Description
Small-subunit ribosomal RNA from an uncultured bacterium, 1387 nucleotides, folded computationally. Rfam family: Bacterial small subunit ribosomal RNA. The sequence is in RNAcentral, with records from ENA, Greengenes and SILVA. The prediction has a mean pLDDT of 84.
[in-house]
RNA sequence: AGAGUUUGAUCCUGGCUCAGGAUGAACGCUGGCGGCGUGCCUAAUACAUGCAAGUCGAACGAACCAUUUCGAUGGUUAGUGGCGAACGGGUGAGUAAAAGAUAAGUAACCUGGCCUUAACAGGGGGAUAACGAUUGGAAACGAUCGCUAAGACCGCAUAGGUAUAUUUGUGGCAUCAUAAAUAUAUUAAAUAUCCUAAGGGAUAGGUAAAGGAUGGGCUUAUCACGCAUUAGCUAGUUGGUAAGGUAGCGGCUUACCAAGGCGACGAUGCGUAGCCGGCCUGAGAGGGCGGACGGCCACACUGGGACUGAGACACGGCCCAGACUCCUACGGGAGGCAGCAGUAGGGAAUUUUCGGCAAUGGGCGAAAGCCUGACCGAGCAACGCCGCGUGAACGAAGAAGGUCUUCGGAUUGUAAAGUUCUGUUGAUGAGGAAGAACGGCAGAUGUAGGGAAUGACAUUUGAGUGACGGUACUCGUUAAGAAAGCCACGGCUAACUACGUGCCAGCAGCCGCGGUAAUACGUAGGUGGCGAGCGUUAUCCGGAAUUAUUGGGCGUAAAGAGGGAGCAGGCGGCAACAAAGGUCUUAAGUUAAAAGGCAAUAGCUUAACUAUUGUAAGGCAAAGAAACCAAGUAGCUAGAGUUCUGAAGAGGAUCGUGGAAUUCCAUGUGUAGCGGUGAAAUGCGUAGAUAUAUGGAGGAACACCAGUGGCGAAGGCGACGAUCUGGACAGAAACAGACGCUGAGUCCCGAAAGCGUGGGGAGCAAAUAGGAUUAGAUACCCUAGUAGUCCACGCCGUAAACGAUGAGUACUAAGUGUUGGGAGUCAAAUCUCAGUGCUGUAGUUAACGCAAUAAGUACUCCGCCUGAGUAGUACGUUCGCAAGAAUGAAACUCAAAGGAAUUGACGGGGGCCCGCACAAGCGGUGGAGCAUGUGGUUUAAUUCGAAGCAACGCGAAGAACCUUACCAGGUCUUGACAUCGAUCUAAAGGGGAUAGAGAUAUCCAGAUAGUAAUAGAGAAGACAGGUGGUGCAUGGUUGUCGUCAGCUCGUGUCGUGAGAUGUUGGGUUAAGUCCCGCAACGAGCGCAACCCUUGUCGUUAGUUACCAGCACGUAGUGGUGGGGACUCUAACGAGACCGCCGGUGCAAACCGGAGGAAGACGGGGAUGACGUCAAAUCAUCAUGCCCCUUAUGACCUGGGCGACACACGUGCUACAAUGGUAGGGACAAAGAGAGGCGAGAUAGUGAUAUUAAGCGAACCUCAAAAACCCUAUCGUAGUCCGGAUUGCAGUCUGCAACUCGACUGCAUGAAGCUGGAAUCGCUAGUAAUCGCAAGUCAGCCAUAUUGCGGUGAAUACGUUCUCGGGCCUUGCACUCACCGCCCGUCA
Repeated sequence: AGAGUUUGAUCCUGGCUCAGGAUGAACGCUGGCGGCGUGCCUAAUACAUGCAAGUCGAACGAACCAUUUCGAUGGUUAGUGGCGAACGGGUGAGUAAAAGAUAAGUAACCUGGCCUUAACAGGGGGAUAACGAUUGGAAACGAUCGCUAAGACCGCAUAGGUAUAUUUGUGGCAUCAUAAAUAUAUUAAAUAUCCUAAGGGAUAGGUAAAGGAUGGGCUUAUCACGCAUUAGCUAGUUGGUAAGGUAGCGGCUUACCAAGGCGACGAUGCGUAGCCGGCCUGAGAGGGCGGACGGCCACACUGGGACUGAGACACGGCCCAGACUCCUACGGGAGGCAGCAGUAGGGAAUUUUCGGCAAUGGGCGAAAGCCUGACCGAGCAACGCCGCGUGAACGAAGAAGGUCUUCGGAUUGUAAAGUUCUGUUGAUGAGGAAGAACGGCAGAUGUAGGGAAUGACAUUUGAGUGACGGUACUCGUUAAGAAAGCCACGGCUAACUACGUGCCAGCAGCCGCGGUAAUACGUAGGUGGCGAGCGUUAUCCGGAAUUAUUGGGCGUAAAGAGGGAGCAGGCGGCAACAAAGGUCUUAAGUUAAAAGGCAAUAGCUUAACUAUUGUAAGGCAAAGAAACCAAGUAGCUAGAGUUCUGAAGAGGAUCGUGGAAUUCCAUGUGUAGCGGUGAAAUGCGUAGAUAUAUGGAGGAACACCAGUGGCGAAGGCGACGAUCUGGACAGAAACAGACGCUGAGUCCCGAAAGCGUGGGGAGCAAAUAGGAUUAGAUACCCUAGUAGUCCACGCCGUAAACGAUGAGUACUAAGUGUUGGGAGUCAAAUCUCAGUGCUGUAGUUAACGCAAUAAGUACUCCGCCUGAGUAGUACGUUCGCAAGAAUGAAACUCAAAGGAAUUGACGGGGGCCCGCACAAGCGGUGGAGCAUGUGGUUUAAUUCGAAGCAACGCGAAGAACCUUACCAGGUCUUGACAUCGAUCUAAAGGGGAUAGAGAUAUCCAGAUAGUAAUAGAGAAGACAGGUGGUGCAUGGUUGUCGUCAGCUCGUGUCGUGAGAUGUUGGGUUAAGUCCCGCAACGAGCGCAACCCUUGUCGUUAGUUACCAGCACGUAGUGGUGGGGACUCUAACGAGACCGCCGGUGCAAACCGGAGGAAGACGGGGAUGACGUCAAAUCAUCAUGCCCCUUAUGACCUGGGCGACACACGUGCUACAAUGGUAGGGACAAAGAGAGGCGAGAUAGUGAUAUUAAGCGAACCUCAAAAACCCUAUCGUAGUCCGGAUUGCAGUCUGCAACUCGACUGCAUGAAGCUGGAAUCGCUAGUAAUCGCAAGUCAGCCAUAUUGCGGUGAAUACGUUCUCGGGCCUUGCACUCACCGCCCGUCA
């Protein structure tokens, strides 16, 4: 000294929480010793038992006991009497002042015992307890009669005192105080013991008085709690006079008189509370507390009262009342732990029914002494503070064990073991204090007085006195032996791993953790912290500048009252004088008790603890200063004000006047509609509307002018005229002389709506009615329409009453408009005062912004704020006719709520642009039948995955067995597969036989490699295996936005920061493509290009391809010789770049043209930025973790993946004549081929079969291309369309076509006549249409997929709309980002 927590991130505001210290503590776990402290905070609840206040025989009588020399002596005690019991000890109920603290006063008072001074004590009297007798009562306790003493009690004398009156002196502070004198009144006493030379003396007492000391009483001032949702209180109340009462003043009490006294500087009431020295915390200022110790007060079962006494209205006294408890013979009695122990109860919680008067202190006594739960000690309790210990040194095989592990190791850890030591504490033995001094006793000496003695005082010797306690301490012996835990380990906050658990169990101070890999739960290992303790809980201060005096704020975060006038209060211009209230200075006073704190020193071994010394703000008093503040006196003119002149204005009130428009009425013209809306309808109209013309009525509002123009304090004010009236401004002089500013309470004004009474009512228009809209529509729209709106009078008193910005004064750059004055001028420019706007510097602000009209710099005064919700609610009070207004909480809940700005996403916001996105077209899907995939259902199983676009002819480029993962049954268990393996064998494999559904089991024959292991078998065990789970633990791969034009970085700059700039702007492009501009300058990944293919040409090369020319040959064919021209093949080049021309443009570029095979990216492909979707895949593969291990692994047979009421997707074939059928004819490209393609020939209607040439292919084969063309036929029909379905018969593949293959022939001949809502593809060699090939593959469910060529269109005005995307901008309470957030009701 700070930290965590609001957000995707940021800055701020703001609350919540944490780290520190403390405690009379409690609880949990643990616990060795000692010292010093502390210990009912709750029930001021109730108390058993014991003790806590007695003492004196030297005051008195008496009784009893003991001894006795019988004289008496010694002792004990009830009673009388004296002193004490008012101290000491406890508690904090009451008490907000009657208490307390501090400072004063008492000229208004008292004071036992104590000290000092100087005196006195003369002489008498009458009783009464005890005791005795009688007697009452259960007891407590009495009653009657009789006897007796005193230092008990009562007169008298004397002294002094006191009171009153008078006189005199002195003094003071108003009443007065004091001294002396006189008069009157009143008032004292007590003895006991010792000594004696018997006179007296001494000691302890007695009486009155004076003084002191001590202790009290009373009075005054100041100070210290909450609530104003407590604002008025008071009748002995306030004062006076008189009397009484008191120690004394006083309404303290009484009578009379007056009507006062207190209060926003908080009376009264209610709540709470003993106050202080001090204690805790804090840098301090402050805040909290008042336990122990000390001072004061109050109380003593509750309430009241007095008595005694120096002192009490009395804790262990009395009386009365009450509650409670106890005893009782029911008549009556007894009691008071908030003393020390202790008990019960309450409670989270607080000790022994201990020892002793040895010390200190107290009471009594002449004294010895007695008493003392005060006190001193011990006991219990880690309750606190302090100190010590639980061992020290060496010791690596880094032991064992534990834990983790990548299996190598790491860690626990020099830790242990082991060796050598020490002995604090402990155990044991021995010694052993200080605290003890006095008094008294026994002696001695001295001093004063005295005639002496006793005695007093001082010094001194001796004996004796200890609860604690045989304790502290010291020494010897002994043995590492007997002594460590608690909390934490996600961040804050020092300290991490494993296992278990699986939003469960649980944790948590705040944020938060836990849903199968939890450093946050539980356990273990390890680590960190503290340590005889450690954590938790509770409370206080701190941090919190989060109540801000020091030291905060109010435009938008909480917060300026709607506006003004103004009493009190606060603050206030210039200069002079005197005084000294505040203020300041001085130091020699006094107070601030002790303890405590601070500093120094000292004593316990140290420390805690204790002792000694020093020290303080502050209060009071004293002396001084005179700048400032306050007050006083007399002044000044700069603030404020008054007079005069000028001029602006929707400033206010009242009365009157005007025109335009709406509506209504009357009349004329006129005819079928009008009106209204997005579209309509309700409504009005043939009974004549709307429209139009003329006349009239009535109410309300004042077009244009009109303006970030004017006026007003705000609300607000708008036709014109008149009357009355407020304020501001400018100019020049004069007057007056601080008269000022603000302003709690108070008073006034205060939009609209609303309320009351009475008018008025044209238009508009809550409510209401009807019509629409809608799922509904108590709304928005329409047609009507009442309060109201208007006037007068009276209420209400609120608004986003806003500039969300209180008023006043002063100061602080500029620029530019505008309103009203003035100076200036011919007119201007310019200057100036008062307003009203904009821009902007400094400054300020969290930022936005404000910026002379401040939110800047300062001062004065007022109002208001202190987390969000509850809530401007409830209750109370005031106001109001009511509506309601003003004032204004809490319980409870949350960890946020909020402000400004930033990035993105989003918007049925805006701008620009693109895309088969729409539009313009062509062809489909959706209807039918079938194929195929999916859902659903079914099933023993119908294996699994894929799910909007971006799953659904997808994984699957081939499910009859196999595949196969699924199901049923039969089997195996180191295993079907891999490595190691003791040991064994001459084979294993293949062939055959038997059983079996097969796997498998048993058996047989003989051949070959081979002579040792590199083969095979193989026990036990390591391990194999898993298409089991998790794609939300992963790698890799892929889809998608999207081939969209974007995504970023470095440096610089701007911003407190998140971030911005660059990348925005103006153009341009398919493009962040390029150009220009610019606080940016550059760069990277993307775009483009480089690659492949296709289109043109050239060069080279020429077989299996080609054949122009030359030649040969055939029925015919590049068939042959040959050729390198052409096509082609396949390698290298050329070509296209807005290069040229014209136009536009700054440029980039665009438009047009020429040339060219090709023209503006020539066509197509490959190529996919940063990222998004926890997108898909653990079943391609790989892989962490989890799971199975005679099974979730492996093998086999059969079945299933092919089921079928149904729903969806993708396709094929059609519905026909642009066609079908039959016949004839023509033209491709790209591929494939050896367990293959298979010519040809023959057989078959055919699928095919038999035979077989060629070809590992520019050579041979598949291979027929089809649409197309020609000819014929059909004639609009469910057909010569369509071909599903079904029957029969076959072919082929294959161990095997039943479930479940394809193909062929004959027969059968279903639906379907162009398809609802909706929806898909395509912009040119494209759509459409036609066939061909390949992969997979024994065969094939292929109508699929991937390629190839043939024929070959239509249309695009354009960007309003739909969908998707890009850029800029704006709003936002979204950021999981609109499939968001969020409100209400119901469950």